[in-house]
Model confidence (mean pLDDT): 79 of 100. Bacterial RNase P class A from Psychromonas sp. RZ22, 369 nucleotides, folded computationally.
RNA sequence: GGAGUUGGCUAGAUCGUCGCCGCUUUUAUUAUUUCGGUUUACCGUCAUAUUUAAAAGGGGAGGAAAGUCCGGGCUUCAAAGGGCAGGGUGCCAGGUAACGCCUGGGUAGCGCGAGCUAACGACAAGUGCAGCAGAGAGGAGACCGCCUGCUAAUUUAUUAGUAGGUAAGGGUGAAAGGGUGCGGUAAGAGCGCACCGGCUAAUGGGUAAUCAUUAGUGCAAGGUAAACUCCACCCGAAGCAAAACCAAAUAGGCUUCCUGAGGCAUGGCCCAUGCUGGAAGCGGGUAGGUUGCUUGAGCCUGUGAGUGAUUGCAGGCCUAGACGAAUGACGAUUCACGACAGAACCCGGCUUAUCGGCCAACUCCAACC
Numbered sequence: 001g002g003a004g005u006u007g008g009c010u011a012g013a014u015c016g017u018c019g020c021c022g023c024u025u026u027u028a029u030u031a032u033u034u035c036g037g038u039u040u041a042c043c044g045u046c047a048u049a050u051u052u053a054a055a056a057g058g059g060g061a062g063g064a065a066a067g068u069c070c071g072g073g074c075u076u077c078a079a080a081g082g083g084c085a086g087g088g089u090g091c092c093a094g095g096u097a098a099c100g101c102c103u104g105g106g107u108a109g110c111g112c113g114a115g116c117u118a119a120c121g122a123c124a125a126g127u128g129c130a131g132c133a134g135a136g137a138g139g140a141g142a143c144c145g146c147c148u149g150c151u152a153a154u155u156u157a158u159u160a161g162u163a164g165g166u167a168a169g170g171g172u173g174a175a176a177g178g179g180u181g182c183g184g185u186a187a188g189a190g191c192g193c194a195c196c197g198g199c200u201a202a203u204g205g206g207u208a209a210u211c212a213u214u215a216g217u218g219c220a221a222g223g224u225a226a227a228c229u230c231c232a233c234c235c236g237a238a239g240c241a242a243a244a245c246c247a248a249a250u251a252g253g254c255u256u257c258c259u260g261a262g263g264c265a266u267g268g269c270c271c272a273u274g275c276u277g278g279a280a281g282c283g284g285g286u287a288g289g290u291u292g293c294u295u296g297a298g299c300c301u302g303u304g305a306g307u308g309a310u311u312g313c314a315g316g317c318c319u320a321g322a323c324g325a326a327u328g329a330c331g332a333u334u335c336a337c338g339a340c341a342g343a344a345c346c347c348g349g350c351u352u353a354u355c356g357g358c359c360a361a362c363u364c365c366a367a368c369c
Stems, first nucleotide, its partner, number of pairs: 001365010012334007020060002023057006030049003035044003062340001066351002069349005074239004081271004086235005091105005106120001107118004121230002126228002128224002143170002145166009178196006197219001198217008243291004253282006262276004298317008
């Protein structure tokens, strides 16, 4: 100097003018209403508000708000269980409210490396699947070939036929009864041996996954479970359009079905339990508002523990709550010239999209000293 890997912060800025939303305070207005006065309708006064207007103060979209993929908080069923089916996860140990998430480690694979990825339990419980090719594709083989015997021909060493042995060589295929080498054999073969590999056992390190060492054994019935399945652990349902309250309205309508031990009861079925009727269709009426709604498993700083995720203690802060849905327009300056993109009950994750700027650590290459 170049090329990378991992982690963190940020997401245009400043000024001016006008404008939007909600909160707090103040003033007035409207409605209701307490008390008092009085000319029965006013005046003063207390309170409330879901009325209207003005002023002041401070506040007002994201790292993903997206996806709706997981996990919960919360609300209702609901007094609230058991089982079956069904679904989810899948190495080990921790973290967390919890998780399919995160952290650390192990194993396998990729990368020169820093690092990255893993849908990582079981195929000897069973059943499937792998076209075609090939002799043969799982309790799976003899096409070409190699060797021996017999017969025939004949150039005495070959050719053809037939019988037997063989799986080292060749071929087919994505994949063919472990690999390399030596010995041995008629020719071969773990047939035997050595070293790898597999299986079993012991010892040692480690909480564990697992790793290392040693010993024995010729030795395994291949692949696939993001195939069905088996094993271990986990799992009520629906959802803020949940639900609670106030107001309004009605045709206490018509028809059909189950029906007194039946019917109904937030996924399905059964049992238990609770309640006492329930379901479907046609037709008619009303639907305005408040709460839920933002103080949270919250954020920031310091310090302690821990490899880390995280967590203890102390101090500080309050940070949008809209409801046909609020933050916009104009001008000036600046520069990093601005991408992906807008909350709607809340939170913890994952995934996807993305213009730039800044910081830290680590890896590789080249040159110079």
It was read from a public genome assembly, where an Rfam model found it.
Rfam family: Bacterial RNase P class A. The family's RNA type in Rfam is ribozyme.